A computed fold for a 75-nucleotide RNA from a Bacteroidales bacterium, annotated as transfer RNA. Its Rfam family is "tRNA". It is annotated as a transfer RNA. Rfam's curators write: Transfer RNA (tRNA) molecules are approximately 80 nucleotides in length. The sequence was found in a public genome assembly.
This record gives sequence, C1' cells and structure tokens, in this order.
RNA sequence: AGGAAUAUGGUGUAAUGGUUAACAUUCUGGAUUCCAAACCCAGAGAUGUGGGUUCGACUCCUACUAUUCCUGCCA
Repeated sequence: AGGAAUAUGGUGUAAUGGUUAACAUUCUGGAUUCCAAACCCAGAGAUGUGGGUUCGACUCCUACUAUUCCUGCCA
C1' cells in the first nucleotide's frame, strides 16, 4: 500500500426490515439466614460516528474511525 472480517449495557452472546432490543453475568436494593454463602424477587445499564435507501433500519447501501486477519513493498 491492497484485500477481508468485526463493532449491541462493565463483560460475553442473541435479535426474519416490523410491539417497549433479549439472555447470561455484573452492579444496586429487598427477601431469606444467628451471621454469611447459595437460592429467590425487583431495579439500573447498550446498537462505533456521519450520511443515504425505506412507510419502517441493530439489520440494507456508503464514507470515516477503531480492532483483528491475509497479501505485498522498503529497511
């Protein structure tokens, strides 16, 4: 330099273009317990950025940013 893939709560992983983005974990509070752990209940927390297509976008297109992988060049 060229090509490919990925980007969703603090972390990991889902979501056929169509209701209020789901699950686990984490955190907070409660219940239970002599105290705690475990279990149970409730709550908090997310679509990389900009633009476009569409009645409607996490989803499709595009540019940028970041990360990973492959190929090549110089030394």